[in-house]
Context: one part of a larger RNA
RNA sequence: CGUAAGAAACUUGAGUAGAUCUGACCUUAGUACGAGAGGACCGGGUUGGACUGACCGCUGGUGUACCAGUUGUUCCGCCAGGAGCACUGCUGGGUAGCUACGUCGGGAAGGGAUAAGCACUGAAAGCAUCUAAGUGCGAAACCCACUACGAGAUGAGGUUUCUUUUAAGGGAUGUUCUAGAUUAGGACGUAGAUAGGCUACAGGUGUAAAGGCAGUAAUGUCAAAGCUGAGUAGUACUAAUUACCCG
Numbered sequence: 001c002g003u004a005a006g007a008a009a010c011u012u013g014a015g016u017a018g019a020u021c022u023g024a025c026c027u028u029a030g031u032a033c034g035a036g037a038g039g040a041c042c043g044g045g046u047u048g049g050a051c052u053g054a055c056c057g058c059u060g061g062u063g064u065a066c067c068a069g070u071u072g073u074u075c076c077g078c079c080a081g082g083a084g085c086a087c088u089g090c091u092g093g094g095u096a097g098c099u100a101c102g103u104c105g106g107g108a109a110g111g112g113a114u115a116a117g118c119a120c121u122g123a124a125a126g127c128a129u130c131u132a133a134g135u136g137c138g139a140a141a142c143c144c145a146c147u148a149c150g151a152g153a154u155g156a157g158g159u160u161u162c163u164u165u166u167a168a169g170g171g172a173u174g175u176u177c178u179a180g181a182u183u184a185g186g187a188c189g190u191a192g193a194u195a196g197g198c199u200a201c202a203g204g205u206g207u208a209a210a211g212g213c214a215g216u217a218a219u220g221u222c223a224a225a226g227c228u229g230a231g232u233a234g235u236a237c238u239a240a241u242u243a244c245c246c247g
Stems, first nucleotide, its partner, number of pairs: 001152001005163007015149004021049007033038001051106005059100004066093005071086006110144003117137004169246003173189005194239003197235005203228003211222004
């Protein structure tokens, strides 16, 4: 821009892409078959491999804005307590998020029309013949079925609802997100929990400083402390003000 009023929501599916894998074991059954040795078809069940989708409750990884320990050095006048630098100084843990080595799922079943092949009925050709007319079965291949996209499918589809103009609706803007390169998408904008802050809790770390007490002291204890990023709630304290544009 188009889809001949403008919108919002839900859809149909022309078409396109993906997937389509496979082992072992148990049973049927030591049955059919076979002199024996051996040893099934068909059917039922269990459990794997590789590949693939989703997720983070579990097990792990990461987690340079969380906690702790510790070395050297500089500084905060000294002690104590801290801060900077040294690969995040090093080391031990670790929330959210992201993840695999973790968890759950998938390739199932079925239908249609067939290939090779196997047949039925059956003449030409009184017989025979799967074929000539006619009919059936038959494969991971084909068409459906499963998953995703999909009406610019210009053949531009359908349904429902809203608005008849200071409209419905959209944009811009601000606070933002499990959304994101930017866009786009989602939530919210005081009739408000959108983000931050605060409070509480969960989780993490592991018992802070100062002081008291015990001990000559190291140290222990009062103390499950103190601190705490992303988590879960609550709370308008702060910022989303009033306005603006299209239609």
A computed fold for a 247-nucleotide part of an RNA from a Cyclobacteriaceae bacterium, annotated as large-subunit ribosomal RNA, domain VI. The prediction has a mean pLDDT of 88. Taxonomically the source falls in Cyclobacteriaceae (Bacteria, Pseudomonadati, Cytophagia, Cytophagales). It matches the Rfam family "Bacterial large subunit ribosomal RNA". Its family is annotated with ribosome and structural constituent of ribosome in the Gene Ontology.